Model confidence (mean pLDDT): 85 of 100. This is a predicted structure of a 340-nucleotide part of an RNA (large-subunit ribosomal RNA, domain IV) from a bioreactor sludge metagenome. The full RNA is in RNAcentral, with records from SILVA.

Context: one part of a larger RNA
RNA sequence: UGGUGGUUAAGGAACUCUGCAAAAUGACCCCGUAAGUUCGCGAUAAGGGGUGCCUCCGACGGUGAAUAGCUUUUGGAGGCCACAGUAAAUCGGCAUCAGCGACUGUUUAUCAAAAACACAGGACUCUGCUAACUCGCAAGAGGAUGUAUAGAGUCUGACGCCUGCCCGGUGCCGGUAGGUUAAGGAAGGGGGUUAGCCGCAAGGUGAAGCCCGCGACCGAAGCCCCGGUAAACGGCGGCCGUAACUAUGACGGUCCUAAGGUAGCGAAGUUCCUUGUCGGGUAAGUUCCGACCUGCAUGAAUGGCGUAACGACAGCUCUACUGUCUCAACCAGUGACCCG
Numbered sequence: 001u002g003g004u005g006g007u008u009a010a011g012g013a014a015c016u017c018u019g020c021a022a023a024a025u026g027a028c029c030c031c032g033u034a035a036g037u038u039c040g041c042g043a044u045a046a047g048g049g050g051u052g053c054c055u056c057c058g059a060c061g062g063u064g065a066a067u068a069g070c071u072u073u074u075g076g077a078g079g080c081c082a083c084a085g086u087a088a089a090u091c092g093g094c095a096u097c098a099g100c101g102a103c104u105g106u107u108u109a110u111c112a113a114a115a116a117c118a119c120a121g122g123a124c125u126c127u128g129c130u131a132a133c134u135c136g137c138a139a140g141a142g143g144a145u146g147u148a149u150a151g152a153g154u155c156u157g158a159c160g161c162c163u164g165c166c167c168g169g170u171g172c173c174g175g176u177a178g179g180u181u182a183a184g185g186a187a188g189g190g191g192g193u194u195a196g197c198c199g200c201a202a203g204g205u206g207a208a209g210c211c212c213g214c215g216a217c218c219g220a221a222g223c224c225c226c227g228g229u230a231a232a233c234g235g236c237g238g239c240c241g242u243a244a245c246u247a248u249g250a251c252g253g254u255c256c257u258a259a260g261g262u263a264g265c266g267a268a269g270u271u272c273c274u275u276g277u278c279g280g281g282u283a284a285g286u287u288c289c290g291a292c293c294u295g296c297a298u299g300a301a302u303g304g305c306g307u308a309a310c311g312a313c314a315g316c317u318c319u320a321c322u323g324u325c326u327c328a329a330c331c332a333g334u335g336a337c338c339c340g
Stems, first nucleotide, its partner, number of pairs: 001335002004332005010326002014324001019321001027051005036041001038158001052080008061071003093319001095317001097315001099313001100311002105117002121156007133142003159306004164236003169233002171229005178224003184218002188214001190212004196205003237255005264298001265295001276292005
């Protein structure tokens, strides 16, 4: 001077990002136990008392033939120990408010255990069995020795109350009159070549066949087109005026849109301005709780809002407790360091 333990006056979180760490609580018996609640819980809630030894009187049981004896556990009464203590180790601190996630579970082996994943429950879509779907070039296999109360995919995530408007865009489903449209087919042209014919020759013309290149017209799905569909992907306005003080604007006008955000909730895990404003708690509160609504940029299965129980989750507070601190000190053994 480290690290590991132990003790500490007075105070008791003043420490600090944070009561991190430590302390405290702790066993058994008795009494007692609130709000809330899905009536199961909450609950060991909270809070309080007892625990030694001796004597006496009992009791259930074991053993035993037995009301005998021995013995375990235990109830009651009284007494004693100056005072106090005696559960050795082991062995919950408690409570209030609120966020998120219903819950038990799962996860980044080796910096993240969570509000992330899963979940029971809800919904949509596909699938009639040689199922859809997945793997495989295929044979084949899974699905399933299952059969729509089944299987597959996607989203949501117990429960309660609910889940508004928009189909213009994109997707999906349905439709087929018309438009567009491939391969392919093809009427009909064009070109090359040349047997023949014409020509003294150069050359001209030129059938069939073969070849090259056009091509009216016929020609599916798709797309255009017409409908449907949002627990499909998604989206859910602006300006101006207006009421017997002022303010506000139930009301009106106008522009735009596919439709203009409903119920809820709201400075939120979402609020920039912002430590918004008011109230509560504190002597003092950028956090917390309750409100307000001016929602930069909430909002309904990308679920909305509640919610008992639960949580090594994140925030605030109270009590208990303490060397976390005021502010350090001492002790034990072990390192560093010194000598050998």